SAM riboswitch aptamer (S box leader) from a Balneolales bacterium, 125 nucleotides, folded computationally. Taxonomically the source falls in Balneolales (Bacteria, Pseudomonadati, Balneolota, Balneolia).
RNA sequence: CUCUUAUCGAGAAAGGCGGAGGGAUCAGGCCCUGUGAAGCCUUAGCAACCGCUCCGGCACCCCCGGAGGUCAGGUGCUACAUCCUGCUCUUGCCAUGCCGUGUGCAUGGAAGGGAAAGAUGAGGG
Repeated sequence: CUCUUAUCGAGAAAGGCGGAGGGAUCAGGCCCUGUGAAGCCUUAGCAACCGCUCCGGCACCCCCGGAGGUCAGGUGCUACAUCCUGCUCUUGCCAUGCCGUGUGCAUGGAAGGGAAAGAUGAGGG
């Protein structure tokens, strides 16, 4: 870098350096930011993906399912939230317009679903 797969409504910040941007990317919006952004360092913390321990399927291992959080061990994370919209589908929902007057069509909106993209873990190339 790429492929497969699971999850993405919760949780958890202080200090130092730094000095203008940041919320992944493009556009529009919304928001944070000199009462100090990004980034780096230190310390602290969060949780349950892997690991660990226990239980069950089952009689051991493997595997599957469930439970537990300390040595947080490997990662990850610590504003609001994958921030919203964009692509697509649905609806006797709403508004406007049209004529062929109806479960009609078009545009816009609302609500809901999906995809794509992204983030993190595990496994593979």